[in-house]
RNAcentral holds the full RNA, with entries from ENA and SILVA. The part of an RNA shown here (large-subunit ribosomal RNA, domain IV) has 325 nucleotides and comes from Trachelomonas sp. Bidduk050909G. Rfam family: Bacterial large subunit ribosomal RNA. Its family is annotated with structural constituent of ribosome and ribosome in the Gene Ontology. Taxonomically the source falls in Trachelomonas (Eukaryota, Euglenida, Spirocuta, Euglenophyceae).
Context: one part of a larger RNA
RNA sequence: CCCUUUCAAAGGAACUCGGCCAAAUAACUCUGUAACUUCGGAAGAAAGAGUGCCUCGUAAAAGAGGUCGCAGUUACCAGGUCCAUGCGACUGUUUACCAAAAACACAGGUCUCCGUUAAGUUGAAAAACGAAAUAUGGGGGCUGACGCCUGCCCAGUGCCGGAAGGUUAAAGAAAUUGGUUAGUUUUUGCGAAGCUAAUGACUGAAGCCCUGGUGAACGGCGGCGAUAACUAUAAUCGUCCUAAGGUAGCGAAAUUCCUUGUCAGGUAAGUUCUGACCCGCACGAAAGGCGUAACGAUAUGGACACUGUCUCUGAAAGGGACUUG
Numbered sequence: 001c002c003c004u005u006u007c008a009a010a011g012g013a014a015c016u017c018g019g020c021c022a023a024a025u026a027a028c029u030c031u032g033u034a035a036c037u038u039c040g041g042a043a044g045a046a047a048g049a050g051u052g053c054c055u056c057g058u059a060a061a062a063g064a065g066g067u068c069g070c071a072g073u074u075a076c077c078a079g080g081u082c083c084a085u086g087c088g089a090c091u092g093u094u095u096a097c098c099a100a101a102a103a104c105a106c107a108g109g110u111c112u113c114c115g116u117u118a119a120g121u122u123g124a125a126a127a128a129c130g131a132a133a134u135a136u137g138g139g140g141g142c143u144g145a146c147g148c149c150u151g152c153c154c155a156g157u158g159c160c161g162g163a164a165g166g167u168u169a170a171a172g173a174a175a176u177u178g179g180u181u182a183g184u185u186u187u188u189g190c191g192a193a194g195c196u197a198a199u200g201a202c203u204g205a206a207g208c209c210c211u212g213g214u215g216a217a218c219g220g221c222g223g224c225g226a227u228a229a230c231u232a233u234a235a236u237c238g239u240c241c242u243a244a245g246g247u248a249g250c251g252a253a254a255u256u257c258c259u260u261g262u263c264a265g266g267u268a269a270g271u272u273c274u275g276a277c278c279c280g281c282a283c284g285a286a287a288g289g290c291g292u293a294a295c296g297a298u299a300u301g302g303a304c305a306c307u308g309u310c311u312c313u314g315a316a317a318g319g320g321a322c323u324u325g
Base pairs, nucleotide, nucleotide: 001320002319003318004317005316006315007314008313010311011310014309019306027051028050029049030048031047036041038145052067053066054065055064056063068072080304081303082302083301084300085299086298087296088295092104093103108143109142110141111140112139113138114137120129121128122127146291147290148289149288151221152220153219156218157217158214159213160212161211162210165209166208167207171203172202175199176198177197178196179195180194183190184189222240223239224238225237226236249283250280261277262276263275264274265273
C1' cells in the first nucleotide's frame, strides 16, 4: 500500500452528477395517528410509553407493591421517516451474459371480419388448427383501471354501398375479304357449295370511370392587413386560400430553439425543483386529452433523523503484499 472489519473529538452532506456508501430505524405490548380517498385504504402513517426479578393478584391477563443492575426484545435476528412532482392505474413480463424501465402485458373501451365445409392460419395436397367451439363464440386492428370527456374536415388514400350510363377480357358471332375449284368461257377470265386464312358489326362479368356513405379508417386541422377617447392590446372588420382551418383541456411540459423566458416560493446564495403566466421554434383529444386514491428495487426536488461521504485524517484487528529463513 491492497482486501475484510472495528472505533473516533468538534462539526454533520460542507462530499458528490447524485447521501453512492456507511450510519441510523428495527421485536413485542399499549397510547396515538394528518392530507387525500375509488370509503377498501392511506397506516406499522407520523409521534410517544413500556419490557428484568420477587410478592400479592388473575382461569389467563390486567393491576398493586417491593427489589437488583451502568444496562432487563441486554447476545443474535428484525421498517429509517416525511413533503412535493413526472410517468405508468394496479399484481405481472422483458434484452440468459452492460438496459427491469416510463418499454411489453393487463382487466376495461372501441372498430372490423366471420352463420359453420365460419372467418383466419399452416400446408403444391391430403389434411390439421380454429373447435369436439357456434356471435354472451372465434379471428384481426387500435387504445389501455377508474373519473370527466373524446371537437371540425369525406377534397386525397382506403373501406363499404349503389347501379342508370361510359370503358372492357376470354368466349360467342351476323357480315365482309383473300385462297382453293365443280363448273362456265374462243382466249383472257368469271366462279356456286364446301374447306381454309384474315377482318369483324353486335352480345359480353368483375374492375375502373361514375354516384353516395364512412375517422376509436390512413390522415389533416391557414395567411395577410386594419381597428377602442394616453399608450398598449384587439372583443371587431376587410381580404386571400382551404376538404376543414386545432374545440375542451393542458402548456418553457419526458414536448420550449431563443432560454438560466418572466413572476412568485423554497436557499445566505437555486441552469435543478414547485406554483403561476402563455409569442405552444414544433401540445391536443382512443399513434387518446386532462385528472386521479392505491401501487413502484421507476425518475426528479426538498426536509428530519443519522452518520468518516466530507472538513481531515488518525488509531486498531485479521488476511495479503513485502523482508529473511